[in-house]
Predicted 3D model of a 540-nucleotide part of an RNA (large-subunit ribosomal RNA, domain I) from a Thermoplasmata archaeon. Rfam family: Bacterial large subunit ribosomal RNA. The source organism's lineage runs through Archaea, Methanobacteriati, Thermoplasmatota and Thermoplasmata. The full RNA is in RNAcentral, with records from ENA.

Context: one part of a larger RNA
């Protein structure tokens, strides 16, 4: 001198790890439908310089109004220019206006967000009408389409399990179609129960892993009754009457209501309208006899929401520090000591918080007021007249059900009775008891769901916690259906390194700035891995 291995140092690399949070996750309340007056979703546009995102729509980061607020203001977004704005801007909260093309898309086409037309109106520029279905005699009106999941109806699998598989399960689920709404459905007993009753529904507790169903195997599987929430009933077809009725246009009266009053024209005897509606029933006869349904209000009260307004006390002294919001000492509010912010931990600095108050405009609920129907209801009487038919049950067949002979449904074949009626009471049949009245129709609340908004958390804190803290359903990959990321953190403040200096420039020196370089993929900064340089060993 090389090299080798080991320690240590210094520094690279890398992003763990602490610390944070403008995302998220679960609850809870609230509100809860849009759309031919063109939704929802998109395409193109729009800006002094403009690629994205936001916002707008050829009036285009905007245009008016009313109300609120108060110095500043041109978004995300930092630059430069120009510009508004105490004549009140910008911003917030409501009301108007504009709203290009596609999209139900609706004048006719179209693979191409384009393309081509008719007829009215205008001097033009421009503007407007013109799709199919369905109600209506017409005039005219209605639908079509989205919508996160939640509710209904139709239509319906495999995987699986049965340790095989076929009935059966999984499962009336996933799927796929239609339909409704802020909820939907279901509802006022031909309903249960048992020998005492009870009285539309719906939900959640139990009844109950019971009855029951079951290659009685795997599995599956009610209800009445009880406890609770909520509570509410109505209305029609018939008997009896028979145009007494409603509709549209036009005029007026009323508050731009509701609805009256006149004309004009229409619908209605194939029945508008009255009565009347489940059993002590109703029609109908006869008597007493008096207060019931049901509509609308742009005005009046109240509540609730609802831009936003009001209001308490240290700019206390020292000391450390780069900053006081720390310590040390002294004060002082508190219906406010929740909570975030400021240059370190603030009750008294800011927003806030507690207590209050709030204009338009939205919604609740009332009181008053117009109106509109209409003898509700009782009591007797009982000749005569009503009370939901291809129904109800019966046969088969077949899917469903816990439903087993005794769920509910459809398909064929048959087919009543009708008040001295008629259905049920878990097999059929006959007799008694008991119970309700089908074959029309409507119905709030209690209850499901979260696209929204708002709070709260012994939830997660950046490989978490949604896929998405950040151009996110983006980038990217795929013909397509579809799959799907990653990336957060300078500092109190940009003071984001002025000038000199090597360098083509990246970079480096030297000065600065800052409390500290934290120096830009910049908080903290481990391990792996490199590399230098000390040292020990060891070989040479």
């Nucleotide at each position: 001198c090389c090299u080798g291995u080991c320690a240590g140092u210094u520094g690279g690399g890398g992003a763990a790890u602490g610390g944070c949070u403008g995302g998220g996750c679960u609850c809870a309340g609230g509100c809860g439908c849009c759309g031919a007056a063109g939704a929802a979703g998109g395409u193109c546009g729009u800006g002094c310089c403009a690629a994205g995102c936001u916002g707008c729509g050829a009036u285009a980061a905007g245009c008016g109004g009313u109300g609120g607020g108060u110095a500043g203001g041109c978004g995300c977004a930092a630059g430069g220019a120009a510009c508004c704005u105490g004549u009140g801007a910008u911003c917030c909260a409501c009301c108007g206006a504009u709203c290009a093309c596609c999209g139900a898309a609706u004048c006719g086409g179209a693979a191409c967000u384009c393309c081509g037309g008719u007829c009215c109106c205008g001097c033009a520029a421009g503007g407007g009408a013109c799709a199919u279905u369905c109600c209506g005699c017409a005039a005219g009106g209605a639908a079509g389409g989205g919508g996160a999941a939640c509710c209904c109806c139709c239509c319906g699998a495999a995987g699986u399990a049965a340790a095989g598989c076929a009935u059966u399960c999984u499962a009336g689920u996933a799927g796929g179609g239609g339909g409704a709404g802020g909820a939907c459905a279901a509802g006022a007993a031909a309903u249960c129960a048992a020998a005492u009753g009870a009285g539309a529904u719906g939900c959640c507790g139990u009844a109950a892993g019971u009855a029951a169903a079951g290659g009685c195997g795997a599995u599956c599987g009610a209800a009445a009754g009880c406890g609770g929430c909520a509570g509410a009933g109505g209305a029609c077809a018939a008997a009896c009457c028979g145009a007494a009725u409603c509709c549209c246009c036009g005029u007026u009266c009323g508050a731009u209501g509701a609805g009256g009053a006149c004309g004009g024209g229409g619908a209605g005897a194939u029945g508008u309208g009255g009565a009347g509606u489940a059993g002590u029933g109703g029609a109908c006869c006869u008597c007493c006899g008096u207060a019931c349904u049901u509509g609308c209000c742009a005005g009046c009260u109240u509540c609730c929401g609802g831009a936003g307004c009001u209001c308490a006390a240290c700019g206390u002294g020292c000391c450390u520090g780069g900053a006081a919001c720390g310590g040390c000492a002294g004060a002082c509010c508190a219906g406010a000591g929740c909570g975030g912010g400021u240059g370190a931990u603030a009750g008294u600095c800011c927003c806030g918080u507690g207590a209050g108050c709030g204009u338009a405009c939205g919604g609740a609920a009332g009181a008053g007021g117009c109106g509109a129907g209409a003898u509700u209801g009782g009591a007797g009487g009982u000749a005569u007249c009503c009370u939901g038919a291809g129904u109800a049950c019966c046969g088969u067949g077949u899917g469903u059900u816990g439903g087993a002979u005794a769920u509910c449904g459809c398909g064929c074949g048959g087919g009543a009775a009708g008040c001295u009626g008629g259905g049920a009471g878990g097999u059929a049949c006959a007799g008694a008891c008991u119970u309700c009245c089908g074959a029309u129709c409507c119905u709030a609340a209690a209850u499901a769901c979260g696209u929204c908004c708002u709070g709260a958390g012994a939830c997660c804190g950046a490989u978490a916690g949604u896929g998405c803290a950040u151009u996110a359903g983006u980038a990217g990959c795929a013909c397509g259906a579809g799959c799907g990321a990653a990336c957060g953190c300078u500092g109190a403040a940009a003071a984001g390194u002025a000038c000199c200096u090597c360098g083509g420039a990246a970079g480096g020196g030297a000065g600065g700035u800052g409390a500290a370089a934290a120096g830009a993929g910049c908080c903290u900064g481990a391990a792996a891995c490199c590399a230098a340089c000390u040292g020990a060993c060891g070989a040479u």